Annotation
c-di-GMP-I riboswitch aptamer from Candidatus Electrothrix aarhusensis, 79 nucleotides, folded computationally. The sequence was found by an Rfam model in a public genome assembly. It matches the Rfam family "c-di-GMP-I riboswitch aptamer". About the family: GEMM was predicted in a large-scale screen for bacterial structured RNA regulatory elements. Its mean pLDDT, the model's own confidence on a scale to 100, is 81.
[in-house]
RNA sequence: AGUUGAUAAAGCCACAACCGUCGUGAGGCGGUGUCGGAAAGCCAAGGGUCUCCAGAGAGGAGACAGCCGGGUUGCCUGC
Numbered sequence: 001a002g003u004u005g006a007u008a009a010a011g012c013c014a015c016a017a018c019c020g021u022c023g024u025g026a027g028g029c030g031g032u033g034u035c036g037g038a039a040a041g042c043c044a045a046g047g048g049u050c051u052c053c054a055g056a057g058a059g060g061a062g063a064c065a066g067c068c069g070g071g072u073u074g075c076c077u078g079c
Stems, first nucleotide, its partner, number of pairs: 002079002005076001012037002017032006035066001041072003046068002048064006
């Protein structure tokens, strides 16, 4: 440097649930927690799901990066 993601090591993240808080809501944030994760870091520009408004519909505004794909940055490591 390339490649791999190991029953390794050092650390990292934190599902559900509960508590607090913000939001009409999907959900966000903090704490406990530990289902899991090799990008479960970041990015809503692709697909998808969900919410709210509207509603005959068209449409509008949002949420999810831990649904899939993609972009980008990065720790350790077998070979």